[in-house]
Molecule: c-di-GMP-I-GGC riboswitch aptamer
Organism: Firmicutes bacterium UBA993
RNA sequence: ACCGACAAAGGCAAACCAACCGAAAGGCUGGGGCGCAAAGCCAAAGGGUCUUCAGCUCGUUAUAGAGCUAUGACAGCCUGGCUGCCGAAA
Numbered sequence: 001a002c003c004g005a006c007a008a009a010g011g012c013a014a015a016c017c018a019a020c021c022g023a024a025a026g027g028c029u030g031g032g033g034c035g036c037a038a039a040g041c042c043a044a045a046g047g048g049u050c051u052u053c054a055g056c057u058c059g060u061u062a063u064a065g066a067g068c069u070a071u072g073a074c075a076g077c078c079u080g081g082c083u084g085c086c087g088a089a090a
Base pairs, nucleotide, nucleotide: 003087004086011036012035016031017030018029020027021026034076040082041081042080045079046078047077048074049073050072052070054069055068056067057066058065
C1' cells in the first nucleotide's frame, strides 16, 4: 500500500415517533436503532431515483395522464474524486 477480526478505543444512525422549516421531494433537532470500515466530505463529476410554486409538446369536451426542459432533493442507489481512526490474519 492493499485488506478487514465475534480485536480494542471510539464513531455514525434506517424505519418509526414528536417539535420546527419547505409548495413538494426533503431538511433539521430530540427520541429510536435497521444497519454501516468511510453510513466522513463533494449533486458546479457521470449515471440513476424522486419533486413540481415553472415552461413547452402530446393527450382530454374538460380533467387525468405521458414526454422534454427547467427548479430543487437524495452521498444510507451505483460509479468516481478528496480526506481519515484502529491493526489480527492473508